The RNA shown here (SAM riboswitch aptamer (S box leader)) has 97 nucleotides. Model confidence (mean pLDDT): 86 of 100. The sequence was found by an Rfam model in a public genome assembly. The model forms 97% of the base pairs in the Rfam consensus.
RNA sequence: CCCUUAUUAAGAGCGGCUGAGGGACAGGCCCUUUGAAGCCCGGCAACCUGUUUAAUACAAGGUGCUAAUUCCUGCGGUAUAAACCGAAAAAUAAGGU
Repeated sequence: CCCUUAUUAAGAGCGGCUGAGGGACAGGCCCUUUGAAGCCCGGCAACCUGUUUAAUACAAGGUGCUAAUUCCUGCGGUAUAAACCGAAAAAUAAGGU
């Protein structure tokens, strides 16, 4: 890199450093010097992990996450439309080639 499985409507700072971008891609629409991204600290969650059990519960070592449903749409179905459902894509975890 690729493959498989699971999840994606909840949750999480009025902190420090720094200083211009960010929200995967495209189109929108947003966030941002009243401070983006990044780093540190804090926090959330519980996939793996540990202890335990009949179910479970607890912890938090490895990850992950910490604006907006995965921000919305991108393909298909129902539909006048609004909207809804499914898929795809993406992200994360665990496993595999």